Background: The part of an RNA shown here (large-subunit ribosomal RNA, domain II) has 722 nucleotides and comes from a Candidatus Hodarchaeales archaeon. The organism belongs to Candidatus Hodarchaeales, within Archaea. The full RNA is in RNAcentral, with records from ENA.
[in-house]
Context: one part of a larger RNA
RNA sequence: GCCGGGGAGUUUGCCUCUGUGGCAAGAUUAAGUGGACAAACCACGGAAUCUUAGCGAAAGCAACUAGCACACAACCGCAAGGUGAGGUGCGCCGUCCGAAAGGGCGGGGAGUCACAGGGGUAAUACCAGAAACGGGUUGAUCUUCGCCUGGGCAGCUUGAAGUGGCUCGAAAGGGCCAUGGAGGAGCGUAUGGUUACUCAAGUGCAACUGGUUCCUAUGACCUGGGUGAAGGGGCAAAAGACCAAUCUAAACCCGUGAUAGCUGGUUCCUGCAGAAGUGGACCACAGUCCAGCGUCGGUCGAGAGUGUCGCCGUGGUAGAGCCCUGAUUGGGUAUCCUAGGAAGUAAAAUUUCUGGGCCCUUUUCAAACUUCGAAUGCGGUGACCUCGUAGAGACCGGCAGACGGGUACGUGGGGGUAAGCCUCACGACCGAAAGCGGAACAACGCAGCCAAGGGUUAAGGGCCCUAAAUGUGGGUUAAGUGUUAAACAGAAGGCAGUCCCGGGACAGAGACACCGAGAAGGUAGGACUAGAAGCAACCACCCUCUAAGGAGUGCGUAACAGCUCACUCGCUGAGUCUCGGGGCGCUGAAAAUGGACGGGGCUAAACCCACUUCCGAUACCCUUGAACACGAUUUAAUUCGUGAUUUGGUAUGCAGGCGUGUUGGCUGGACAGAAGGUGGGCCGAGAGGUCCACUGAACCGACCAAUACUGAAAAUCCCGGU
Numbered sequence: 001g002c003c004g005g006g007g008a009g010u011u012u013g014c015c016u017c018u019g020u021g022g023c024a025a026g027a028u029u030a031a032g033u034g035g036a037c038a039a040a041c042c043a044c045g046g047a048a049u050c051u052u053a054g055c056g057a058a059a060g061c062a063a064c065u066a067g068c069a070c071a072c073a074a075c076c077g078c079a080a081g082g083u084g085a086g087g088u089g090c091g092c093c094g095u096c097c098g099a100a101a102g103g104g105c106g107g108g109g110a111g112u113c114a115c116a117g118g119g120g121u122a123a124u125a126c127c128a129g130a131a132a133c134g135g136g137u138u139g140a141u142c143u144u145c146g147c148c149u150g151g152g153c154a155g156c157u158u159g160a161a162g163u164g165g166c167u168c169g170a171a172a173g174g175g176c177c178a179u180g181g182a183g184g185a186g187c188g189u190a191u192g193g194u195u196a197c198u199c200a201a202g203u204g205c206a207a208c209u210g211g212u213u214c215c216u217a218u219g220a221c222c223u224g225g226g227u228g229a230a231g232g233g234g235c236a237a238a239a240g241a242c243c244a245a246u247c248u249a250a251a252c253c254c255g256u257g258a259u260a261g262c263u264g265g266u267u268c269c270u271g272c273a274g275a276a277g278u279g280g281a282c283c284a285c286a287g288u289c290c291a292g293c294g295u296c297g298g299u300c301g302a303g304a305g306u307g308u309c310g311c312c313g314u315g316g317u318a319g320a321g322c323c324c325u326g327a328u329u330g331g332g333u334a335u336c337c338u339a340g341g342a343a344g345u346a347a348a349a350u351u352u353c354u355g356g357g358c359c360c361u362u363u364u365c366a367a368a369c370u371u372c373g374a375a376u377g378c379g380g381u382g383a384c385c386u387c388g389u390a391g392a393g394a395c396c397g398g399c400a401g402a403c404g405g406g407u408a409c410g411u412g413g414g415g416g417u418a419a420g421c422c423u424c425a426c427g428a429c430c431g432a433a434a435g436c437g438g439a440a441c442a443a444c445g446c447a448g449c450c451a452a453g454g455g456u457u458a459a460g461g462g463c464c465c466u467a468a469a470u471g472u473g474g475g476u477u478a479a480g481u482g483u484u485a486a487a488c489a490g491a492a493g494g495c496a497g498u499c500c501c502g503g504g505a506c507a508g509a510g511a512c513a514c515c516g517a518g519a520a521g522g523u524a525g526g527a528c529u530a531g532a533a534g535c536a537a538c539c540a541c542c543c544u545c546u547a548a549g550g551a552g553u554g555c556g557u558a559a560c561a562g563c564u565c566a567c568u569c570g571c572u573g574a575g576u577c578u579c580g581g582g583g584c585g586c587u588g589a590a591a592a593u594g595g596a597c598g599g600g601g602c603u604a605a606a607c608c609c610a611c612u613u614c615c616g617a618u619a620c621c622c623u624u625g626a627a628c629a630c631g632a633u634u635u636a637a638u639u640c641g642u643g644a645u646u647u648g649g650u651a652u653g654c655a656g657g658c659g660u661g662u663u664g665g666c667u668g669g670a671c672a673g674a675a676g677g678u679g680g681g682c683c684g685a686g687a688g689g690u691c692c693a694c695u696g697a698a699c700c701g702a703c704c705a706a707u708a709c710u711g712a713a714a715a716u717c718c719c720g721g722u
Base pairs, nucleotide, nucleotide: 001722002721003720004719005718006717011123012122013121014120015119016118017117018116019115020114021113022112023111026050027049028048032044033043034042035041054061055060064091067090068089069088070087074083075082076081092107093106094105095104096103097102126265127264128263129262133255134254135253136252137251138250144229145228146227147226148225149224150223151222152221153219155187156186157185158183162179163178164177165176166175167174168173192215193214196212197211199210200209231247233243234242268657269656270655271654272653273652278291279290280289281288282287293401294399295398296397297396298395299394300393303387304386305385307384308383309382310381311380312379313378314377319372320370321369325366326365327364330361331360332359336357337356338355339354340353341352342351343350405430406429407428409427410426411425412424413423414422415421435446436445437444450625451624452623453622454621455620456619460615461614462613463600464599465598469612471611472610473609474608475607476606482602483601493587494586495585497584498583499582500581501580502579503578504577505576506575515570516569517568518567520544521543522542525539526538550565554563555562626647627646628643629642630641631640632639658711660708661707662706663705664704665703667701668700669699676695677694678693679692680691681690682689683688
């Protein structure tokens, strides 16, 4: 892992709601007692509880078996209409507050007991799971420290004090040579340890080992035996180390099924409906409560609205504007306010300049500006439309779930350089939604899946993979641009790439371009300069001859020279130059194994415009069937009708069923073969049922009820097998 078996909303009390039944202004007995073999059952038992009256803190006081009106269902009626339980609106009454006005609570009788079910609550309370906390015990055969009593330490080296001799010295004392044998002395076995390799091993030889290396090895040494210290305690040359593979508080048993707002698990089927991730509050943010959103039931009974249009209101957003507030560009300013400089003067006056304000003009802005001001929205109202007595809508009650949301979706905002970023609003979708398309792809496009069959379309596609056009007409692109709806990329800038449109200029009196020729004289202009001659720099930029030729466009020289251009003529013979706009394209363009239009491949099978046709979903249409809801019918089952506006679905609510054990009632099967097992057929939407054969060898069902230790694939579930 697999197989088999076990395995989780239970039980009791109380509260509350629903259903069913009994009795009813009442309902019920409890403990207990009696009968009898008896927990069953029958009888007794009225204590007690709930209800029958409320209001008030209390003293205390104390209510409509209907006075008026409306009217649903229903009934009566040919009709008009009438009656009208329940219901509603008034009125009236009780009590309390109040001077009153006015207000609060209550009033025209329905409860109670039992059973079943939903929920709450107290209990272990659906099951499993802590780390912990407390109590009582057991441990120092491991290890720590202490105590008692024993044991152990090859060999070699070094050579302290002391002592002796000799010697120096006046002495104190020194030196030399011996002797001596000290030391938490040295090297190094045993022993004890464990430094490094961070070697081996790492389902090991081993829950800490092996190897080499290394430290210590007469000491604060190692070690046997005995003995002492115990859990908030010991012991500790102190590491929170160690106290029996357990230590920042041992182990065992008990409290104990501790508690867990956390995690995992929670067992058959089908039908109907179908959420929320929001607001407020909370020592609250993984939770809970109230509201909102779901579901189921009831009461009332006629209107309701998410739509469209009109009308009447409402508003200050988008936009716009600069009137106000604030910001802002340039200019003006006769006069005015204000700050400062200069001139002037003894000081002033005065004159002038600059800046600011006000004012005028001009320019640009605003979430917290507005003289203005939409669309959409919101409220009211009318009509239409849609829905509604087959019950809309409102109200009341039972039961929830949920209070982590998400979106490279659209729109409008805030934060941020940005983000598959954070945070709001409105809507959509996913969540809880299948199918088709987008290569693949929760939320993008199409489209909301009862079953079967047939057809038609949507989005998107039609060369092959791959269903359908190698379709038609016109244009563009040469970059494999592209073959990408978006998500999933390409910018500013640049281009004599090419197509289209428009403006201007030149052009047969010959343009544009190439080619041929000329491009001169005054003059080397002046000035400057070492030089400056068209061409370093400065100033000026004239005149002549001309078809034309600048006091010179660039190169060049030290300066000249030289080349060239402008300009002119010739040659040639038809368009040329320039500006602007649009389409497609090019460039800008860098990422890590070789590679991506889905691929092949394509020059259309690319892009733009237009057209025809086909393919293509669970969409739409048709046929048949099922279920559900409602209506009619029927004693019920049934049957018929309606459903364009029923049948996706997580949490959750509600409803109906299948199966298991046991009990009661009733009725059956079985040795001519029960249960169980193996294989198969048939029936049912399904849980499941039934039949046949073989096996097996003694019990087993149907139906109606009751009851529950009642359904497993999962819990690192438990036990067993393999």